Overview:
This is a predicted structure of a 101-nucleotide RNA (SAM riboswitch aptamer (S box leader)) from Sporolactobacillus kofuensis. The organism belongs to Sporolactobacillus, within Bacteria. Its Rfam family is "SAM riboswitch aptamer (S box leader)". About the family: The SAM riboswitch is found upstream of a number of genes which code for proteins involved in methionine or cysteine biosynthesis in Gram-positive bacteria.
[in-house]
RNA sequence: UUCUUAUCAAGAGUGGUGGAGGGACUGGCCCAAUGAAACCCAACAACCAGCGGUAUAACGCAUGGUGUUAAUUCCUGCAGAUUUAUUCUGAAAGAUAAGAG
Numbered sequence: 001u002u003c004u005u006a007u008c009a010a011g012a013g014u015g016g017u018g019g020a021g022g023g024a025c026u027g028g029c030c031c032a033a034u035g036a037a038a039c040c041c042a043a044c045a046a047c048c049a050g051c052g053g054u055a056u057a058a059c060g061c062a063u064g065g066u067g068u069u070a071a072u073u074c075c076u077g078c079a080g081a082u083u084u085a086u087u088c089u090g091a092a093a094g095a096u097a098a099g100a101g
Stems, first nucleotide, its partner, number of pairs: 001101008013041001015040003021031003025077001027075002042069003047065003050061003073093001078090004
């Protein structure tokens, strides 16, 4: 970096360091000196491994590998249905995991 499969409405900090950005991208709308990103710690979750359990299951634990900890993936971009407005569904894109190249 590409492909495949699965998931994306739940959950989780009044912590420490740090100092101005952040929410992928577009357009919005937001967050931020009452402290952004990043790092540490803590927490959440349970995808893979491990252990237990079993029916090669469900389920449990949370030891290891990741991930996550404002807002539904914050909304939206394409298509369809319904519409005055709108609302709903699916896709695309994106993120994460596992596997393959």